Small-subunit ribosomal RNA, central domain from Drosophila quasianomalipes, 344 nucleotides, folded computationally. The coordinates come from a structure-prediction model, not an experiment, and the mean pLDDT is 82. The organism belongs to Hawaiian Drosophila, within Eukaryota. The full RNA is in RNAcentral, with records from SILVA. It matches the Rfam family "Bacterial small subunit ribosomal RNA".
Context: one part of a larger RNA
């Protein structure tokens, strides 16, 4: 390669937009590139295979001649019209979308609030001895008056309860309140009439952490100090702290970025429950739980991990190694890309 794969065994890209490519609803009529069928014509090497007839051997296997015959594949013609392409200012709505009706959410986003409990810090008041921590201590704080009680203000970051097996976003992710400006889903009714579906490259968004530059700074809190545990303690404990944590503009582009499960159609059986719509119920739409069939090595799956279909992405022993090296992106840390020797 060809087969065969990707919840956990090696394997779904973080994620969504989208170009070149693939692929693709229903129906008329017309081509004839593929197809499919029939001639025909150079090739189609010998050998092997098959058929006829010899040679030689044991009229045995096996071996050597000679004669056909058959061939996939391509040019060239004649047909044929299902299916696939094409072509018609073709038709259609079941797909996909545009207005629109009536709802929906912790979706972004933009502003703004005397919104809100608490930590912390200053002050003032009262008090007067210890406090805090720990398994138990000690460093720590206290007589310059602490803890604990109480009354302000500052100031910076958080969103309790509701809260859930809960809703929403493509993924990161997203919860106080009330607003902008969009987009999403459900749901009327028109209306376009295949415009669909993947998507290599490529662009965009992307947690925590890091990096630059100006700001902030309440809390926690790598590094560091210090008390302790301990043989040692560079750790777990405990008492302090700086970057960081926040906020604005850039860059970084990775994570058990996971449902460890790629995106979209279509086809499949029960029941229990949540959330929209609805008085209720049914139905529909998103999920939740146990399950049938069926699949799985088996755990399990069953909203696929069943049953088909298009398209991308990935895998092929374990280690060496996500490491050299080369170009390449980054201010830097690093990304991305990605062998081999050797060895079991």
């Nucleotide at each position: 390669u060809u087969g065969g794969g990707c919840g956990u065994a090696a394997a779904g890209g973080g994620u969504a937009c989208g170009u070149a490519g693939g692929u693709g609803g229903u129906u008329a009529a017309u081509u004839a590139a593929g197809u499919c069928a029939g001639g025909u014509a150079g090739u189609g090497a010998a050998a092997g295979a098959c058929c006829g007839g010899a040679a030689u051997g044991c009229c045995a296997a096996a071996u050597u001649g000679c004669g056909g015959a058959a061939g996939a594949a391509u040019g060239c013609u004649u047909g044929a019209a299902a299916c696939u392409g094409a072509u018609u200012g073709g038709a259609c709505u079941a797909g996909a979308g545009u207005u629109u009706u009536a709802g929906g959410g912790g979706u972004g986003u933009u502003u703004a609030a005397u919104a809100g409990a608490a930590u912390u810090u200053u002050u003032g008041g009262a008090g007067g001895a210890g406090u805090g921590u720990u398994g138990a201590a000690a460093u720590g704080c206290u007589a310059a008056a602490a803890u604990a009680c109480u009354a302000a203000a500052a100031g910076g970051a958080c969103u309790g309860u509701u809260g859930a097996u809960u809703g929403c976003g493509g993924a990161a992710g997203c919860a106080u309140u009330a607003u902008u400006c969009a987009a999403c889903c459900u749901u009327u009714a028109a209306c376009u009439g295949a415009c669909g579906c993947u998507g290599a490259g490529g662009u965009a968004c992307g947690a925590a952490g890091g990096c630059a530059u100006u700001g902030g700074u309440a809390u926690c809190a790598a590094a560091c100090g210090g008390g302790a545990u301990u043989a040692g303690a560079g750790a777990c404990c405990c008492c302090g702290g700086u970057a960081g944590u926040c906020a604005a503009u850039g860059c970084u582009g990775u994570a058990a970025a996971c449902g460890a499960u790629g995106a979209g159609u279509g086809u499949u059986c029960u029941a229990u429950c949540u959330u929209a719509u609805u008085u209720g119920a049914a139905a529909u739409a998103a999920g939740u739980u146990a399950g049938a069939a069926g699949c799985a090595a088996a755990c399990g799956c069953g909203u696929a991990a069943a049953c088909a279909c298009u398209c991308c992405g990935c895998c092929u022993g374990g280690g060496g190694a996500g490491u050299a090296c080369u170009g390449u992106c980054g201010c830097a840390a690093g990304g991305g890309u990605g062998a081999a020797a050797c060895u079991c």